[in-house]
Context: one part of a larger RNA
RNA sequence: GGAUGAACGCUGGCGGCAUGCCUAAUACAUGCAAGUCGAACGAGAGGAGAAGAAGCUUGCUUCUUUGAAUCUAGUGGCGAACGGGUGAGUAACACGUAGGUAACCUGCCCAUGUGCCCGGGAUAACUUCUGGAAACGGAUGCUAAAACCGGAUAGGUAGCAGACAAGCAUUUGACUGCUAUUAAAGUGGCUAAGGCCAUGAACAUGGAUGGACCUGCGGUGCAUUAGCUAGUUGGUGAGGUAACGGCCCACCAAGGCGACGAUCGGUAGCCGGACUGAGAGGUUGAACGGCCACAUUGGGACUGAGACACGGCCCAGACUCCUACGGGAGGCAGCAGUGGGGAAUAUUGCACAAUGGGGGAAACCCUGAUGCAGCGACGCCGCGUGGAGGAAGAAGGUCUUCGGAUUGUAAACUCCUGUUGUUGAGGAAGAUAAUGACGGUACUCAACAAGGAAGUGACGGCUAACUACGUGCCAGCAGCCGCGGUAAAACGUAGGUCACAAGCGUUGUCC
Numbered sequence: 001g002g003a004u005g006a007a008c009g010c011u012g013g014c015g016g017c018a019u020g021c022c023u024a025a026u027a028c029a030u031g032c033a034a035g036u037c038g039a040a041c042g043a044g045a046g047g048a049g050a051a052g053a054a055g056c057u058u059g060c061u062u063c064u065u066u067g068a069a070u071c072u073a074g075u076g077g078c079g080a081a082c083g084g085g086u087g088a089g090u091a092a093c094a095c096g097u098a099g100g101u102a103a104c105c106u107g108c109c110c111a112u113g114u115g116c117c118c119g120g121g122a123u124a125a126c127u128u129c130u131g132g133a134a135a136c137g138g139a140u141g142c143u144a145a146a147a148c149c150g151g152a153u154a155g156g157u158a159g160c161a162g163a164c165a166a167g168c169a170u171u172u173g174a175c176u177g178c179u180a181u182u183a184a185a186g187u188g189g190c191u192a193a194g195g196c197c198a199u200g201a202a203c204a205u206g207g208a209u210g211g212a213c214c215u216g217c218g219g220u221g222c223a224u225u226a227g228c229u230a231g232u233u234g235g236u237g238a239g240g241u242a243a244c245g246g247c248c249c250a251c252c253a254a255g256g257c258g259a260c261g262a263u264c265g266g267u268a269g270c271c272g273g274a275c276u277g278a279g280a281g282g283u284u285g286a287a288c289g290g291c292c293a294c295a296u297u298g299g300g301a302c303u304g305a306g307a308c309a310c311g312g313c314c315c316a317g318a319c320u321c322c323u324a325c326g327g328g329a330g331g332c333a334g335c336a337g338u339g340g341g342g343a344a345u346a347u348u349g350c351a352c353a354a355u356g357g358g359g360g361a362a363a364c365c366c367u368g369a370u371g372c373a374g375c376g377a378c379g380c381c382g383c384g385u386g387g388a389g390g391a392a393g394a395a396g397g398u399c400u401u402c403g404g405a406u407u408g409u410a411a412a413c414u415c416c417u418g419u420u421g422u423u424g425a426g427g428a429a430g431a432u433a434a435u436g437a438c439g440g441u442a443c444u445c446a447a448c449a450a451g452g453a454a455g456u457g458a459c460g461g462c463u464a465a466c467u468a469c470g471u472g473c474c475a476g477c478a479g480c481c482g483c484g485g486u487a488a489a490a491c492g493u494a495g496g497u498c499a500c501a502a503g504c505g506u507u508g509u510c511c
Base pairs, nucleotide, nucleotide: 001511002510003509004508006507007506008505009504010503013383014382015381016380017379019376020375021341026339027338028337030336031335032334035078036077037076040075041074043072044071045070049066050065051064052063053062054061055060056059085294086293087292095218096217097216098215099214100213101212104211105210109207110206111205112204113203114202117151118150119149120148126141128139129138130137131136155182156181157180158179159178160177161176162175164173165172166171186199187198188197189196190195220266227257228256229255232254233253234252235251236250237249239247269291270290271289272288273284274283275282276281296317297316298315299314300313319330320329321328322327347373349372350371351370355369356367357366358365359364386416387415388414389413396407397406398405399404420452421448422447423446424445425444426443430438455500456499457498458497459496460481461480462479466495467494468493469492470491476483477482
C1' cells in the first nucleotide's frame, strides 16, 4: 500500500447493487416451512333440479322417491430421499483430477415391441359394545378398489447340456433343448349400437438421467510420537450385497505396513474460487456454484427405484413439558422470533405475480425454495450539501515589530440554477389470452425555494501541514526515534494550515 462477513470512537444527506451469529453443533415460547389426487375405491355430508301424492287460499305448503354441482374422515397412488440449514465429525478414495467396472443398480422421462385372460379371500371407513385422565386403543358384525392372493400365457432371470463367434485371464455375445421361478388394472369422455378417443397399469430391449464400487496421482503440523497389526495379510469354501471384496463366518498358511515417516496424539470439511504479489509464491475457503458429512447424544432397522431418512419409526441416554401417578408428549444446524454467550450480526413482514419444485387429465392446491419489502454507512459504486459576480479587502477572531498581517471573494450584497428535497398530477416494463406481491414503486411533468444536508484525523522527523497562550520530568503524548525539569512547532486549548470526505480515525487478521 492492498484486502476484510469485521468491531470500536466521533460524525452522518440520498440512491443503486451486494451483504449481515465468524462466539454456544447452546436451550428454545409461538406461528408457518410437504403435500396432493373424487378421472383408483366404498362411504358420509350436501341438496340445484325432476317425478309422484295429499291439502286446499289453483299456485303455494307438506310428504315420498330420485338426485346434479360441491366437500371429505378413511382405504389406495405419487411425493415426502428434492428443495432449505449447518460444518460438529472427518487426514479419509472425504475432496480434486485422470481412468476402470468383462463386478453394478436406476422411480418418473424417451424410443421400439408384446400382451392386458380366468378366478378368490379379506380389511379400514361404518354399526354395536367397551378400556383409558389423556395419548391411544380392544372386541363384534358389514363392505369396495388400480389394496391383497391363486392360476394361465409371453418374454426375462438362474442352472445344466450341445455347437458357433469374439476377447482381456476369470469370461463375453448370439442360437437350440430341458428344469426351476416370475406379469398385469383399470378409469374418464363421446356414441343409438358396434365402437372411437384420452389416460393409466404389466413385461422385455435400448437410451437418458441419477447413483454405487475400484484404482493412479495431489493437497498439514509434530520424531520432545519408531515401531504398528490377530480378521491382522493371503488362500479354500459357504453366507451376504445391486455388485467386487475379510464385507461376515469356518478352516488353513504366516503374513501385511514402516525413516520415500507406518502407528499415536494435534489441527482441519474439500474444491471451483477469493485476497495479495511483477511473478514464483503466501494466506484463505463468508457470500455464489460442485462434492461430502450431520440433524438433541449413541445405536438399529423398516418402507421404498432411491434413506439407514432434519419437520418418519424403534431402543437406550441427557433435558423439557402434561398427568387422574397408571402413563404419555417433544427435538428451529428450515423462515421469522426468544433467552444465553459475545466486541459483534436484521422483521414473529408481503406474495405465489415471475422462475422453479410436488400432486392432479385439468381447473387448481401446496411451496419461509424463490420473488420482493423492512432494519444496519457493513462494503462497493454514483450524486449532493450550490453556481457566477462581488474589496469599504466590512465586522468579529487570531497574531503583531502596533505600521500591519491573516481568516479572505470567504461573508454580506446582486444575478442565476434546481442535481437533491417538498407538494401536486400522470404512471410503466417485468405478462404470450387472463393473472403484479413489489407498488401508485421506478420514471415523467409542473410548482416552490439556496432553502433541509460536513465531518474526521493530523501539523518534531519518518510525513503534506505553524503560531500564540496554559503547564513546568507535573499533567500528559507516543507506530519508531523520542517529547515534557519556565519562552514546548512533540502535552492541553485557540487561531491558522494539510489530508481524506458521508465518511474519517483506531484496533484485530492476511499478503
Molecule: small-subunit ribosomal RNA, 5' domain
Organism: uncultured bacterium